[in-house]
Context: one part of a larger RNA
RNA sequence: CUGGGCGUAAAGGGUGCGUAGGCGGUUUCGUGUGUCGGAUGUGAAAGCUCACUGCUCAACGGUGAAACUGCAUUCGAAACUGCGGAACUUGAGUGCAGGAGAGGAGAGCGGAAUUCUUGGUGUAGCAGUGAAAUGCGUUGAUAUCAAGAGGAACACCGGUGGCGAAGGCGGCUCUCUGGAAUGCUACUGACGCUGAGGCACGAAAGUUGGGGGAGCAAACAGGAUUAGAUACCCUGGUAGUCCCAACCCUAAACGGUGUACACUUGGUGUGGGGAGAUUUGACCCUUCCCGUGCCGGAGCUAACGCGUUAAGUGUACCGCCUGGGGAGUACGGUCGCAAGAUUAAAACUC
Numbered sequence: 001c002u003g004g005g006c007g008u009a010a011a012g013g014g015u016g017c018g019u020a021g022g023c024g025g026u027u028u029c030g031u032g033u034g035u036c037g038g039a040u041g042u043g044a045a046a047g048c049u050c051a052c053u054g055c056u057c058a059a060c061g062g063u064g065a066a067a068c069u070g071c072a073u074u075c076g077a078a079a080c081u082g083c084g085g086a087a088c089u090u091g092a093g094u095g096c097a098g099g100a101g102a103g104g105a106g107a108g109c110g111g112a113a114u115u116c117u118u119g120g121u122g123u124a125g126c127a128g129u130g131a132a133a134u135g136c137g138u139u140g141a142u143a144u145c146a147a148g149a150g151g152a153a154c155a156c157c158g159g160u161g162g163c164g165a166a167g168g169c170g171g172c173u174c175u176c177u178g179g180a181a182u183g184c185u186a187c188u189g190a191c192g193c194u195g196a197g198g199c200a201c202g203a204a205a206g207u208u209g210g211g212g213g214a215g216c217a218a219a220c221a222g223g224a225u226u227a228g229a230u231a232c233c234c235u236g237g238u239a240g241u242c243c244c245a246a247c248c249c250u251a252a253a254c255g256g257u258g259u260a261c262a263c264u265u266g267g268u269g270u271g272g273g274g275a276g277a278u279u280u281g282a283c284c285c286u287u288c289c290c291g292u293g294c295c296g297g298a299g300c301u302a303a304c305g306c307g308u309u310a311a312g313u314g315u316a317c318c319g320c321c322u323g324g325g326g327a328g329u330a331c332g333g334u335c336g337c338a339a340g341a342u343u344a345a346a347a348c349u350c
Base pairs, nucleotide, nucleotide: 004321005320006319007304008303012318014201015200016199017198021194022193023192025088026087027086028085029084030083031082034080035077036076037075038074039073040072041071042070049065050064051063052062053061054060091191092188093187094186095184096183097182103177104176105175106174107173108172109171110154115149116148117147118146119145120144121143125136126135162169163168206247207246208245209244210243211242215241216240220236221235222234223233258317259316260315261314262313263312266295267294268293269292270291271290272289273288274287275286276285299306300305323350324349325348332343333342334341335340
């Protein structure tokens, strides 16, 4: 150096875009970088190995061969690889057509409910619990009717349904805007895959400044429970939750499964698009493509299970693992306002 692995045993980066790099479709011509073959030179001696041989043997020594897997020069080969030229259309992309969607951003609008305010009716309770109490209420609560204010979230539809790279996205309307699928096969002609660094996005909580504040609710206060109760239960309640601007950059960021491509029996649902046949018909039926589920074959797997959405069979590239604890810690570096994040040991110990 090669040889092992990463769903659950240690191990897939939170996600994408993309630089360097690595890898790269079909045909043909040239070249001869890698590659392969021949020749020549060189590859000191000693040593190692083999044969023969000298000391009585051996150690030790002598002679010869082999080896020195390398390098240089030169002559060839041209399948593969590289480079250069020409061409192709299947990969990739563009165009056109009609559809689907909680994809994103901004603005406006709507109803239900909670709370509060005002007014009417009305009277002694309400609330809460396992049971209570704290709490609220004759300064008129709860209940009920009407009017108003304000904030937040959008019941039903709603679906192992849809969309998005992931985080995530759900009332309605408008404007702006991204992507995917299907169909046509018109255009470009390998423009591709992956991706160390890098850049961007990234739930919740948290931070800074400014707004907002209905409900909920860390902290906190009180009431209970209890041996105690810094809890679970109850009554309150501030940050926060919401908006704008800027940070933070972490999650069981999970399919605990990196991305891309190809190949490999099936069955049955469901979402989107197309074609066919048929029809009164948008239904049903047959079929193609894409997505999303369940079951299951071969195969794989330690087993569980996975099983055309692979954990099967292969290729390319990246990330990561190497006993438990110490420790995702210390120190140092980078980043951050901070909280902290990231990179990341050792002694010691079993």

Model confidence (mean pLDDT): 88 of 100. The part of an RNA shown here (small-subunit ribosomal RNA, central domain) has 350 nucleotides and comes from a metagenome. It matches the Rfam family "Bacterial small subunit ribosomal RNA". Rfam links the family to the GO terms structural constituent of ribosome and ribosome.